[in-house]
């Protein structure tokens, strides 16, 4: 240099065109052993493009892991 792969909440992950979800953690309340109720938190790596509409499709780039040379 080339190829594949990864990136979404503090952490682990789901979702793959109609616009953001779960578990754990955190905050408040109630129970009082492990439980219940409520709440906050995300320009979906970044920049462009396509589209009425993009986390999703396309291009570039950065990053994670791996393969070949």
């Nucleotide at each position: 240099c080339g190829g594949u792969u990864u990136g979404u909440a503090g952490c682990u992950c789901a979702g793959g065109g109609g616009a953001a979800g779960a578990g754990c953690a955190c905050c408040g309340g109630g129970a009082u052993u492990u439980c219940c109720c409520g709440g906050a938190g995300g320009u979906c790596g970044c920049a462009g493009g396509u589209u009425c509409g993009a986390u999703u499709c396309c291009u570039g780039u950065c990053u994670u892991a791996c393969c070949a040379c």

This is a predicted structure of a 69-nucleotide RNA (transfer RNA) from Nitratireductor sp.
The coordinates come from a structure-prediction model, not an experiment, and the mean pLDDT is 83.
It matches the Rfam family "tRNA". Rfam links the family to the GO term triplet codon-amino acid adaptor activity. About the family: Transfer RNA (tRNA) molecules are approximately 80 nucleotides in length.